[in-house]
RNA sequence: AGUUUGAUCCUGGCUCAGAUUGCACUCUGGCGGCAUGCCUUACACAUGCAAGUCGAACGGCAGCACGUUAGCAAUCCUGGUGGCGAGUGGCGAACGGGUGAGUAAUAUAUCGGAACGUGCCCAGUCGUGGGGGAUAACGUAGCGAAAGCUACGCUAAUACCGCAUACGAUCUACGGAUGAAAGCGGGGGAUCGCAAGACUUCGCGCGAUUGGAGCGGCCGAUAUCAGAUUAGCUAGUUGGUGGGGUAAAAGCUCACCAAGGCGACGAUCUGUAGCUGGUCUGAGAGGACGACCAGCCACACUGGAACUGAGACACGGUCCAGACUCCUACGGGAGGCAGCAGUGGGGAAUCUUGGACAAUGGGCGCAAGCCUGAUCCAGCCAUGCCGCGUGAGUGAAGAAGGCCUUCGGGUUGUAAAGCUCUUUUGUCAGGGACGAUAAUGACGGUACCUGAAGAAUAAGCCCCGGCAAACUUCGUGCCAGCAGCCGCGGUAAUACGAAGGGGGCUAGCGUUGUUCGGAAUUACUGGGCGUAAAGCGCACGUAGGCUGACAUUUAAGUCAGGGGUGAAAUCCCGAGGCUCAACCUCGGAACUGCCCUUGAUACUGGGUGUCUCGAGUCCGGAAGAGGUUAGUGGAAUUCCCAGUGUAGAGGUGAAAUUCGUAGAUAUUGGGAAGAACACCAGUGGCGAAAGCGGCUUACUGGUCCGGUACUGACGCUGAGGUGCGAAAGCGUGGGGAGCAAACAGGAUUAGAUACCCUGGUAGUUCACGCCGUAAACUAUGGGUGCUAGCCGUUUGGAAGCUUGCUUCUCAGUGGCGCAGCUAACGCAUUAAGCACCCCGCCUGGGGAGUACGGUCGCAAGAUUAAAACUCAAAGGAAUUGACGGGGGCCCGCACAAGCGGUGGAGCAUGUGGUUUAAUUCGAAGCAACGCGCAGAACCUUACCUACCCUUGACAUGUCCUGGACCGGUUUCAGAGAUGAGACCUUCUCUUCGGAGCUAGGAACACAGGUGCUGCAUGGCUGUCGUCAGCUCGUGUCGUGAGAUGUUGGGUUAAGUCCCGCAACGAGCGCAACCCUCGCCUUUAGUUGCCAUCAUUCAGUUGGGCACUCUAGAGGGACUGCCGGUGAUAAGCCGGAGGAAGGUGGGGAUGACGUCAAGUCCUCAUGGCCCUUACGGGUAGGGCUACACACGUGCUACAAUGGUGGUGACAGAGGGCAGCGAGGCAGUGAUGCCAAGCUAAUCCCAAAAAGCCAUCUCAGUUCAGAUUGCACUCUGCAACUCGGGUGCAUGAAGUUGGAAUCGCUAGUAAUCGCUAAUCAGCAGGUAGCGGUGAAUACGUUCCCGGGCCUUGUACACACCGCCCGUCACACCAUGGGAGUUGGUCAUACCUUAAGACUGUGAGCUAACCGCAAGGAGGCAGCAGGCCACGGUAUGGUCAGCGACUGGGGUGAAGUCGUAACAAGAUAGGCGUAA
Repeated sequence: AGUUUGAUCCUGGCUCAGAUUGCACUCUGGCGGCAUGCCUUACACAUGCAAGUCGAACGGCAGCACGUUAGCAAUCCUGGUGGCGAGUGGCGAACGGGUGAGUAAUAUAUCGGAACGUGCCCAGUCGUGGGGGAUAACGUAGCGAAAGCUACGCUAAUACCGCAUACGAUCUACGGAUGAAAGCGGGGGAUCGCAAGACUUCGCGCGAUUGGAGCGGCCGAUAUCAGAUUAGCUAGUUGGUGGGGUAAAAGCUCACCAAGGCGACGAUCUGUAGCUGGUCUGAGAGGACGACCAGCCACACUGGAACUGAGACACGGUCCAGACUCCUACGGGAGGCAGCAGUGGGGAAUCUUGGACAAUGGGCGCAAGCCUGAUCCAGCCAUGCCGCGUGAGUGAAGAAGGCCUUCGGGUUGUAAAGCUCUUUUGUCAGGGACGAUAAUGACGGUACCUGAAGAAUAAGCCCCGGCAAACUUCGUGCCAGCAGCCGCGGUAAUACGAAGGGGGCUAGCGUUGUUCGGAAUUACUGGGCGUAAAGCGCACGUAGGCUGACAUUUAAGUCAGGGGUGAAAUCCCGAGGCUCAACCUCGGAACUGCCCUUGAUACUGGGUGUCUCGAGUCCGGAAGAGGUUAGUGGAAUUCCCAGUGUAGAGGUGAAAUUCGUAGAUAUUGGGAAGAACACCAGUGGCGAAAGCGGCUUACUGGUCCGGUACUGACGCUGAGGUGCGAAAGCGUGGGGAGCAAACAGGAUUAGAUACCCUGGUAGUUCACGCCGUAAACUAUGGGUGCUAGCCGUUUGGAAGCUUGCUUCUCAGUGGCGCAGCUAACGCAUUAAGCACCCCGCCUGGGGAGUACGGUCGCAAGAUUAAAACUCAAAGGAAUUGACGGGGGCCCGCACAAGCGGUGGAGCAUGUGGUUUAAUUCGAAGCAACGCGCAGAACCUUACCUACCCUUGACAUGUCCUGGACCGGUUUCAGAGAUGAGACCUUCUCUUCGGAGCUAGGAACACAGGUGCUGCAUGGCUGUCGUCAGCUCGUGUCGUGAGAUGUUGGGUUAAGUCCCGCAACGAGCGCAACCCUCGCCUUUAGUUGCCAUCAUUCAGUUGGGCACUCUAGAGGGACUGCCGGUGAUAAGCCGGAGGAAGGUGGGGAUGACGUCAAGUCCUCAUGGCCCUUACGGGUAGGGCUACACACGUGCUACAAUGGUGGUGACAGAGGGCAGCGAGGCAGUGAUGCCAAGCUAAUCCCAAAAAGCCAUCUCAGUUCAGAUUGCACUCUGCAACUCGGGUGCAUGAAGUUGGAAUCGCUAGUAAUCGCUAAUCAGCAGGUAGCGGUGAAUACGUUCCCGGGCCUUGUACACACCGCCCGUCACACCAUGGGAGUUGGUCAUACCUUAAGACUGUGAGCUAACCGCAAGGAGGCAGCAGGCCACGGUAUGGUCAGCGACUGGGGUGAAGUCGUAACAAGAUAGGCGUAA
């Protein structure tokens, strides 16, 4: 930084950006320097090498060379010489090199200590005399395949053994005693000797001893991972004494004695692990790690053991056991790469079977030298770090190509090409080091230097939705795929794949894994716990932690000075060396630590003394459902008895089960029993909490107030521990009235294992004993101090006076509120404020308070308490909406009150369904369904069948041909389109080229599409709703989303107006302005009108314009006036006047928005699709079908009616392809003739309900469907499929179930008239007038809406959300009869090698002894110890396991609806069934 939400703040997890790496993988790869390179199987190893050396210790001479002797020669002789295989002997082999299995302390780090050893080296002292006996090699003989071995014999030494001597040394009884040695080489005058040599000198060596240096052994303190679901461990264990033992202290070992020792400051056990300097990260504190380099430790096939030695219990030694491998003649033997290379195996993965001892170092040697896979070099690998390069300059026609495009262009891009240069690297050639102070160079003809040619030899990887730098096109279409998190993809994907372009890094890049960081997300630095995770249910109290005032002492903590140490390397700083850098060298600082020492004394600690404020005691008062116990009281319920009394009672929303004529319920009297205690009663009291309520008694705990006598810090908290602890539950025994899990029945219901009802058992009660949990809540641990107030209330105390009031005060208990705190809500002297002390607890959600294990319990269960797996959230508070079978206020034909309908019948019409070649398409709750359609026979027409056309029926452009085109008449074929023809008529301008116009033809661009997408869109429309709302600016409040304004009190039809108010204003809506109707005035009178005058059949005509009317302009109504009411307001009620009265009636007018509402088939339009067809034309058919269902209507069912007669009164419209008077014909539809009218003139035009007569309740003189016949009109044409007329026919239907619709006044109802569309067709639609009601108490309920408020787990917003079983698939996990393996322990058996002890009759060179023999030694034997192995038992860990338990996750499965709103029975917690 991203991610929970519609948005917000917070909590909280997940994820990313950084650095890192012994790495690995994908793609790619030019050079050099410096480093690194089996992290896995401490798996197994072929082959070679890795430890030898010394002839100046020795006997010697296998091989080589030289010399000597013999021999002509071949050859032979000779250790004589150089040397030297094998052997004896010395030193080394215990170093160097490897690895990290084991080890949680026999280790490591740091600092100390005392009881030790020490080859080689250094320094000192003293010696080095004289003897002896063997033995390998070798020879001979023998065994064996081999490895090897045996017997006999010879021989030397610096090999071995005595003796002598003893400065030191050791032991001591202080008298003394004991104990060494080895020689070799070089040189040499005299002397001796046959010679060797003696002798002497120098050097090396040897023995004894002292000291040193370095090295090593031992001991102590402190520090060093995790687990308590490991709490007790320990018999040599702890200590002592005494033996033994060691180089040395020590239970190291043994005997005896004692019973100790360790452990909550974590013993024991289990798991994991080599430790450190340091490395990585981090601001630091920390965290993680312990490759390379350096120090220490441990190990060397596994286990055990010792020998030798100065040093080992020994990587390239020995013995034994075991596993494995190899050789074998089957009898026996051999081996140990965790040395360097290398092989196999394992694995994601880690190099050459190289060169040299030139340097550094090591071993041996006097030395020369030899050995050295230590080491120095080289090789391989981009594994890492560092450096360099892949060219530089110029170059616009902004080339070509690519990509995009609004088609203009843009971009790739100075990039390329071209021109001019340079030569790092590489290649070739020449020179050529340092490392070597004399010699000696593996590296190496290397580094480096010089020259030549030539842009020549050298660029990739990842990414481009946000985080996070970088965008377009095409393809794909929830597919293929991507993805670190959020998330992309369902036809316009900057998220997939490709391309172009861009960004980043660069010989690398990206990915995976690791560690730290970010993460204050374990919080020491530096977090929290009312509601987010988190205060134990409450108390008492142990350890521990913390602790009042004063004085004094000490100096442990603390602070200061000094000293030692803190290896080197690393890190840091400063220099220097490789051309730079990496790298290396030098110097400094640092190493924050530990130890010693000297001082200081404020604070903390320890000691001592004193004090009274904390704490407690005492005295005097006070209140109280505090506890336990025994008794007692009245009311009520139920039951029993008796009386009265009669048919019901009871119960519910309504009922039923139930009780009752065998007498219930009701009522009266009496009795019994159990349980609980009305009123008082109170955010009153008491208690630690749980909890405690009639009254009385006894016993008893705590608290408060006042006094200030006493003690003198006695205090606070409190891990473990102990006690108390509601209800339910358990055990034993009582009791049992009422209530009441379970259970039964009745209801309800789709079901009802529930809610409701009738019953009813445990239980509820008592005694004793368990259980130990609750939403045990103030969701707030305890203690102390401090920090504004105001108002109540409970119990005390004090003061004042007016004696029933006021004030003060302590201790409680409540409300409000400041500062402060808080994410907010809120808390606020009873803190969630400011501080201190102590305890408990938390670290994402789920899995899970579950499993396993332990403890407790009679059981139920409680307590302690995980993991795998899974998700990217889960959550808190507040905000705006929406919703509620929440609340308040209000409105509407919303209900109610009424009137008339629909739903039943027939028909019309639309829809669904079905059918069909087609029955074109759309509309779908209200808000689709007499809707698009203001009118389908053809046309329309989009559908179907058949037949035709292909630049097209229509537009623009090009070319060619022709000419008028157009128009009219007509023949043939055909269903027609169309095809083939005939006849008539025939253009303008002109610069005479042609142009315009037009027909035909050709090829292409294109036309065309009622094809798809209304979920890509514009426009238009519906709807909530003519509902009263919807917003903005500035200000203010809030961390913020937001709030305020717009809420409140009134009022209105209205967010209408008034008042108030941290708001003040404004906009879109409301209203008004517009049209129309109602009254009046005025202007104007034709086609209108006629009071007056004349006239006529007639306002017909003259005349008039008063009236009606027409159509222009005005007036009028505004709560203006009066009264009442209201707040003196807005307004409301009543009244007057007025044609009209409180928006006068009606219309037009539709805010922000909602429904991805409707329409691509009105039109327009993006994208996609078709192009001899999804385009165009024609004929016929279809849209008119018909078991059925629904909507909307018409006509009826009749007497408020039918029929006949009569003949009065409208308004608004329409009319020239028209309306058509009138006349004639027809029963009639209608036909024929025909006046008038382009309309206030003429026509449609008859208005109808009305009135009078008749019919008399019936399927009728009702109703008219259906059907037959005959006509008429329109039209090219009425068959499918029109309207009308006449005659005949005469169906259903007798007022319509559940349900449902309209209407509040000129309205409903009823009656007719007109118009649009239209050739014709109206029961539909749009209008017009005539007649003309009823009812509204009212707002409880249904529906819709507005405002305020409330709850919410909803926000796709209740058509929401969401729970559990079951079914299916997958995953991990618990149990599980058992089974397999590891590990540990105990007991016993067996006991190799080995050392120790004993024995040692067998054997025996050195010494003693004249000898016999002895001393000493060896083999052998015995004993205890002991590895491996075996038997048995137990613990623990892991694998598998039929079956089984729950858990998690999955696509749109099944059943219900538990939760969220009062979620429809408020929800939740504990417990039981």
A computed fold for a 1473-nucleotide RNA from an uncultured bacterium, annotated as small-subunit ribosomal RNA. Its Rfam family is "Bacterial small subunit ribosomal RNA". Gene Ontology terms of the family: structural constituent of ribosome and ribosome. The sequence is in RNAcentral, with records from ENA and SILVA.